[in-house]
């Protein structure tokens, strides 16, 4: 010492990427009451206008002005002469990577003006000069020239207490300290002053300050900067300074520096402190103090006690002004202000009261230092906008389930206090110094002074008086409503917006903060995400491809010895602010006094000695020898061998061979292939052979000989720490490639061809050149892998194998050393390692920090190229990736279902016609379904109606529901006009309930007004709620427990069985829902009961179950019964299987209902229901007529056919489920026929529908567009309905089309099945080839399970999870970014060389020559070296920019392929 969001379906672990927190000299948006402390050009060290920011002193000196005057003079006030000051005080950071700072020493190598102490001392005497007058040049700025004059000014001498040089001594902590000698040499001085007091002034020798020099340590990034140096490194003599020094100079020598990182490049002032952080650390160095550099850029130097001098000087450069054009003047990084730059930073303000600071005895003068206001929310801190009651919870506003709910005690509304303002009052900061008393500067003593500011602050009096930003999906407190509709926005990451958006805009409403809040931008935090504390490399990013060794790091046992390193005490330092603590002071706080105490560091010192270092003396355990001895494809060289291919000769012998999935190219009648002999060449070594040996690693493989390395065991002996690791170096280093030479038999990159393909530049196939090979030299890279550095120690065990060794003797034992395997503990994220460790220790090395761009560019380096090492950034993305999870998927695998396939039988696809659907058309052809699972489907049946579509005619409280007022009961029969709806009339009618007799009330009808009503109008993706499917597959899950950090697993997996997760058996599992089965229904057998409308053996009747009688059998409908692998018999460990007996039925007897968790954002808002939305004289109602029936065409589902297993006459036979009163219809008449007439029976086991068809029986047909087939047509008719024209069905005659069994494909069907014959029902007036039933005849075939589709279960690989209809490469073609290369081009900066050179310092001269001077000499000037700085040439980095080129990166719907992910369809990859 907090953490959280974001990779996935989920899971864990790694890993960036982002948020909460603190902070600022900030800066912008909106917003802004006071007030106090603070604070304010971060950018152009860019460039200034104006004024001010350093003077002073008359108690150093002549002077001139003015006032005074006792005329002696005073006094004031000043330009000059002169002294001190001007090196401080303020400002700024551009330079500096440096002793510049910071710390800590040292100076025996130095200075130090005013200050403070000591001890001396100041005598003599001399010329100038400025002011001043006079003249004179110049525009100015400044000067010349003659004259006069003063000094604390400037010279000469004396005097030397002493200093200093020299020469002794001595002493010392020892470079030039100190004491001391010395007849040697130099060497001062200045006065002022009520001439009092003081004070000044010389030479010294001490302190005090201050500075000047040196030094250990500490201070950034880049090795794509590795080598740097010539006054460089060091010495001698010289010079030069306050002082050491190469600090300058000659000369000598040849050093000096550097991976502990020199040199060069970028960057920058540095500290106390500040910010942050739990520390450790990171950042940062504004204000405030310390130090250091700078003053328009550059150089020099002078003056001084001190400058190389911010407001001095003097050169060059650049600018900027003035100019009479001859020449001047200037330096805000000093305050104030102005411009420019910028996102941005402020009064041309008061005072020197106070603090200081400069002159000055001193009053005092000067002080943009400081002391205050001013302005700016820039920051802190602190006040305020109000406090108490106040409910009916007003109004509005928003919401809403309409009931309310919120905004809300808020407000109003009472009570209170009183910011502002006002007025009287008024500061503390200021009391020293002068001055007076005093000997006194000891002590006392009154008086003076205030910018701020009439302010703070006190008192009275005295108005309820400004509130804003953000922000509200999750991280993160805080949620409706409208809008908006992938638009328009948001967004810190995730991500939101495509009609119900808590996420965008607006409003209510709420959070959070508050005179501020938000954004931006930067730091430190969370980031243990550079890991000292505190991290990692088998697969995540990460082990050098292996060796050998250099520095370097680390190092075994045992004494001694120092004591550097560690420990531990004492000194001192670490300014002061700051910061911590107490206290105090301003009402408070911020803000400020004063005390304390703290400072991890730094120097010095005393101690300690375990451990490291040294040193030294021993041991041997580690390392090495040495000696025997076996194993090995270890390495190199020669030499030898056989088998195979090939090819070349020679026989034999013919038509092929060879090749593939199947072919072709190719080879062969010039004789191949094949077979034999003989030769020739290069390669590579079959079996042994291994899970097997050897070696550092690459890697080695036929037999022999020689050379050689290395590892290993035995037994002793020998050295004595001789070690491990190992940055750089050296070395070695598969293939592939490269250079010369060789040499080539097979193989074979390129290459030609053949297939093969939508293409096929591949995969196959037939040729083939480089290479493969050899030798010598390059090359240096692999997925160079155990994806696992080396090395040593330390820790349970089992199996094997190969090498020795010992006992033993084949085998066992036991001890070393290699090679694997399986596990314990223990790591690991898991996976998985696990004595060959990925466990526990130690040492050293290498490497690593998101992904992409990239192992690229550029630059060094290596290479004869290819190439290779070394290795970026721009942009760019929120992820990439690891292991495992549970799926889904696989042209993976195993098992095992299904009319899946096969085996069968019969179809569709072709015909015509029927239907439904697409296209088309149409005023409308309403509307929905769409692989499977949409299409004879909503439709259980469109002429009107239905009806939703269209034309046209109408109606607006509406056809329809409720409420409210009037009238009238309802109703009901009737004219007129109209296509209708409507519309305007006419008669009749009055009931029911309660009355107080006036009414009132229910129900229905008009009529008016309003809320409302309708709406098949959208949205099945807002929904319920039924419904397809997968599939009647065997499957989905909990619950306890168990294993796993965890997603999850187990259980449900296995071994067996079953139609089934059916059932046994085993298991860390026991168990338990929902499915499977039963239970339900129907059907087979049978008993039981019932016997009417059913039945009929027998008896009666009659011949009809019609009647009597019977119910015994059908049969009807109801209750039971029956089958459970129950018996047997074989198997089996059960389960259960397989046969068999019985039996009506046998192993689930057949059939139906019945549909786990789910999944298709399947279907349906037009069945219903129902959110939300849109319409209201219409998208809402009525009406009439069309339409929904169209028709070049395309599918689907069906009928009928095509014909003799057949059609056609004739006769004859046998069901069943079922329906019927607005019905179903007997019997009879009439029709040729639908049907028409009349008309019993029947609400149905009674009567009807009902003559079933196929069948059977005779008979005709003769194979053809037919006596096939029945489609169009034109007549005639029959029903139904108001009505058959668009647009019915039937019927009769007559018409007789296509069609001879159907192409690629495709459907059902496994037994009472299919296939073929009829029959009923529903809907319905009428209309059925569809649909839903019902019987009747009644088949074939299943080897089988390789394939095709669907499905289970286990497993396996996965880059998939919207799950393979998946995911996903490249090139290309468009847009836009950054970037490299580039003929150059332009700028910067930095070297070197050469010329040239201002000023100034030093040097020489200063003469034949100028000026001072008495004179020694000085100045002038002249010359020289050296230089700012200019010119030339050249290089070296850097920036920019450049025709074109090059690749990268991005980017909803672009064009080509399929490159990887499954065996990804040719395993994949790396070189």
């Nucleotide at each position: 010492u907090a953490g959280a969001g974001u990779u996935u379906g989920a899971u864990c672990a790694u890993g960036g990427c982002u948020c909460a927190g603190g902070g600022u000299g900030a800066a912008c948006g909106c917003u802004g009451g006071c007030g106090g402390c603070g604070u304010g050009c971060u950018u152009a060290a860019g460039a200034c206008a104006u004024g001010c920011a350093a003077g002073u002193c008359g108690a150093a000196c002549g002077g001139c002005a003015g006032u005074c005057u006792u005329c002696g003079g005073a006094c004031u006030g000043u330009a000059g002469u002169g002294g001190c000051g001007c090196a401080c005080g303020g400002g700024u950071g551009a330079g500096u990577a440096a002793c510049g700072c910071g710390u800590a020493a040292c100076u025996g190598a130095c200075c130090u003006g005013c200050c403070c102490c000591c001890a001396a001392g100041a005598c003599c005497u001399g010329g100038a000069u400025a002011a001043c007058c006079g003249u004179u040049g110049g525009a100015a700025a400044c000067g010349g020239c003659g004259g006069c004059u003063a000094a604390u000014a400037c010279g000469g001498g004396a005097u030397g207490u002493g200093c200093a040089a020299g020469c002794g001594g001595g002493u010392u902590u020892c470079u030039g300290g100190c004491c001391u000698g010395u007849u040697u040499u130099g060497u001062a001085a200045a006065g002022a002053g009520g001439c009092g007091a003081u004070u000044g002034c010389u030479a010294g020798g001490g302190g005090a300050u201050g500075g000047g020099g040196u030094u250990g340590c500490g201070u950034u990034c880049c090795a794509u900067c590795a080598g740097c140096u010539g006054g460089u490194u060091g010495g001698u003599g010289g010079g030069g300074u306050a002082a050491a020094g190469g600090c300058c100079u000659a000369c000598c020598a040849a050093g000096g520096c550097g991976a502990c990182g020199a040199c060069g490049g970028a960057u920058c002032g540095c500290c106390g402190g500040c910010c942050u952080g739990a520390g450790a650390g990171g950042g940062u160095g504004g204000c405030c103090g310390g130090c250091c550099a700078c003053a328009g850029g550059g150089g020099c130097a002078c003056u001084g006690a001190g400058a190389c001098a911010c407001g001095g000087g003097u050169c060059c450069c650049a600018c900027u002004c003035c100019u009479a054009c001859g020449g001047g003047a200037g330096g805000c990084a000093g305050c104030a202000g102005u411009u420019a730059g910028g996102a941005a930073u402020c009064u041309u303000c008061c005072c020197c009261a106070a603090u200081g600071g400069g002159c000055g005895c001193a009053a005092g003068c000067c002080u943009g230092a400081g002391g205050g206001a001013g302005c700016g929310a820039c920051g802190c801190c602190g006040c305020g906008u109000g406090a108490g009651g106040g409910a009916u919870g007003a109004c509005g506003g928003c919401c809403u389930u309409u009931g309310g709910g919120u905004u809300g005690u808020a407000a109003a509304c009472c009570u209170c206090u009183g910011a502002a303002c006002a007025a009287g009052g008024g500061a503390c900061g200021a009391a020293a110094g002068a001055c007076c008393c005093g000997a006194a500067g000891a002590g006392g003593g009154g008086g003076a002074u205030g910018a701020c500011g009439g302010u703070a602050c006190c008192u009275u009096g005295g108005u309820a008086a400004u509130a804003g930003c953000a922000c509200c999906g999750g991280c993160u407190a805080a949620c409706u409503c409208c809008g908006u509709g992938c638009c328009a926005g948001c967004a810190g990451c995730c991500g939101c917006g495509g009609u119900a958006a808590u996420a965008c805009g607006g409003a209510g409403g709420g959070u959070g903060c508050a005179a501020g809040c938000g954004u931006u931008a930067c730091c430190c935090g969370g980031a243990a995400u550079c890991a000292c504390u505190g991290g990692g490399c088998g697969u995540a990013a990460a082990g050098g491809g292996c060796g050998u060794g250099u520095a370097g790091g680390c190092g075994g046992a045992a004494g001694a010895g120092u004591a550097a390193g560690u420990c531990u005490g004492g000194u001192u330092u670490u300014a002061a602010a700051g910061a911590c603590a107490a206290a105090c002071g301003c009402u408070c706080a911020a803000c400020g006094u004063u005390u304390g105490g703290a400072g991890u560091g730094g120097a010095c010192u005393g101690g300690a000695u375990a451990c490291u270092g040294u040193u030294u003396u021993u041991c041997u355990u580690g390392a090495c020898c040495u000696c025997u001895g076996g194993a090995g494809a270890g390495g190199c060289a020669a030499c030898c061998g056989g088998a195979a291919u090939u090819c070349c000769u020679g026989g034999u012998g013919u038509a092929g061979c060879g090749g593939u999935g199947g072919a072709a190219u190719g080879c062969g009648u010039a004789g191949a292939u094949a077979c034999c002999a003989g030769g020739a060449g290069g390669a590579a070594c079959a079996c042994c052979g291994a899970u097997g040996g050897c070696g550092a690693a690459g890697g080695c493989a036929g037999g022999u000989u020689g050379c050689u390395g290395g590892a290993c065991a035995g037994a002793a002996g020998g050295u004595g720490a001789c070690g491990c690791u190992g940055a750089g170096g050296c070395g070695c280093g598969a293939a592939a490639g490269u250079g010369u030479g060789g040499g080539g038999a097979g193989c074979g990159a390129a290459c030609c061809g053949g297939a093969u393909u939508a293409g096929a530049u591949a995969c196959c196939c037939g040729g083939g050149u480089a290479g493969u090979c050899c030798a010598c030299a390059c090359c240096c890279u692999a997925a160079a892998c155990g994806a696992u550095g080396c090395a040593c120690g330390u820790u349970g065990g089992c199996c094997u194998a190969c090498c020795g060794c010992g006992g033993g003797a084949u085998g066992c034992c036991g001890u070393g050393g290699u090679g694997g395997g399986c596990g314990a503990a223990g790591c690991c994220a898991a996976c998985g390692c696990g004595a060959u460790a990925a466990a526990c220790g130690u040492g050293c090395c290498g490497c690593c920090u998101g992904g992409g761009a990239a192992g690229u560019a550029c630059g060094g380096c290596c290479g004869c190229a290819a190439g290779g090492u070394u290795g970026a950034a721009a942009c760019u993305c929120a992820a990439a990736g690891a292991a495992a999870u549970u799926g889904a998927c696989g042209g993976g695998g195993g098992c095992c279902c299904g009319c899946a396939c096969a085996a069968g039988c019969g179809g569709u696809g072709g015909a015509g016609c029927a239907u439904g659907u697409g296209g088309u058309u149409u005023a409308a052809u309403u509307c929905g379904a769409a692989g499977c699972a949409a299409c004879g489907c909503g439709a259980a049946g469109a002429a009107c109606c239905u009806u939703a579509c269209c034309a046209g005619g109408u109606c607006u409280u509406g056809a329809c529901a409720u409420c409210u007022g009037g009238c009238g009961a309802a109703c009901c029969c009737u004219u007129g006009a109209g296509a209708g709806a409507u519309c305007a009339g006419g008669g009749g009618g009055u009931g029911c309930c309660c009355u107080u007799c006036g009414g009132g009330g229910a129900g229905c009808g008009c009529c008016a007004a309003g809320a409302c009503a309708g709406g098949u109008g959208c949205u099945g993706c807002a929904u319920g709620g039924c419904u397809g499917u997968c599939g009647u597959c065997a499957g989905c899950u909990c619950g306890u427990g168990u294993c796993g950090u965890g997603a999850g697993a187990u259980g449900u997996u296995g071994g067996g069985u079953u139609a089934a997760g059916u059932c046994c058996c085993g298991c860390a599992a026991c168990g338990a829902g929902c499915g499977c089965a039963a239970c339900c229904c129907u059907u087979a057998c049978c008993u039981u009961u019932c016997g009417u409308u059913g039945c009929c053996a027998g008896c009666a009747u009659u011949c009809g179950g019609u009647u009597g009688g019977g119910c015994a059998c059908u049969c009807u409908g109801a209750a039971g019964g029956g089958a459970u692998u129950g018996c047997c018999g074989g198997u089996g460990a059960a389960a259960g299987c397989c046969g068999g007996a019985g039996g009506a039925a046998g192993g689930c007897g057949g059939g139906g209902a019945u549909g786990a968790c789910g999944u298709c954002u399947a279907g349906u808002c037009a069945g219903c229901a129902u959110g939300g939305u849109c319409c209201u004289u219409a998208c809402g109602a009525c009406c009439u007529g069309g339409g929904c029936g169209a028709c070049a065409c395309a599918c689907g589902u069906g009928c009928u056919a095509c014909a003799a297993u057949g059609g056609c006459c004739a006769g004859g036979a046998c069901a069943a489920c079922g329906c019927g009163c607005a019905g179903c219809c007997a019997a009879c008449u009439c029709g040729c026929g639908a049907g028409a007439g009349u008309g019993c029976g029947c609400g149905a086991a009674u009567c009807g529908c009902u003559g079933a068809a196929a069948c059977c029986u005779g008979g005709c047909c003769c194979c053809a567009g037919u006596u096939c087939a029945g489609a169009u047509c034109g007549g005639a008719g029959u029903c139904u309905g108001c009505a058959a024209c668009c647009c019915g069905a039937c019927u009769c005659c007559g018409u007789g089309a296509a069609g001879g069994u159907g192409g690629a494909a495709u459907c059902g069907c496994u037994a009472g099945u299919a296939a073929u014959c009829g029959c009923g029902g529903g809907u319905c007036a009428g209309c059925a080839u569809a649909c839903c039933g019902c019987g009747g005849c009644g088949a074939a075939u299943a080897c089988g399970u390789u394939c095709c589709c669907g499905g289970g279960c286990c497993u396996u690989g996965u880059a998939c999870a919207c799950a393979c209809c998946g995911c996903c490469c490249g090139u290309c073609a468009c847009a836009c970014c950054a970037u490299g290369g580039g003929a150059g081009u332009a700028c910067g900066u930095c070297g070197c060389a050469g010329c040239u050179c201002a000023a100034a310092c030093c040097g020489c001269c200063g003469g034949g020559a100028g000026c001072c001077g008495a004179a020694g000499g000085g100045c002038a000037g002249g010359c020289g070296u050296c230089u700012a700085g200019g010119c030339u040439g050249u290089g070296g980095c850097g920036c920019a920019u450049g025709a074109c080129u090059g690749g990268g990166g991005u980017g909803a719907a672009g064009u080509c392929g399929u490159a990887a992910c499954a065996a990804g369809g040719u395993a994949a990859c790396c070189a």
A computed fold for a 1471-nucleotide RNA from Deinococcus sp., annotated as small-subunit ribosomal RNA. Rfam family: Bacterial small subunit ribosomal RNA. The prediction has a mean pLDDT of 87. The source organism's lineage runs through Bacteria, Thermotogati, Deinococcota, Deinococcaceae and Deinococcus.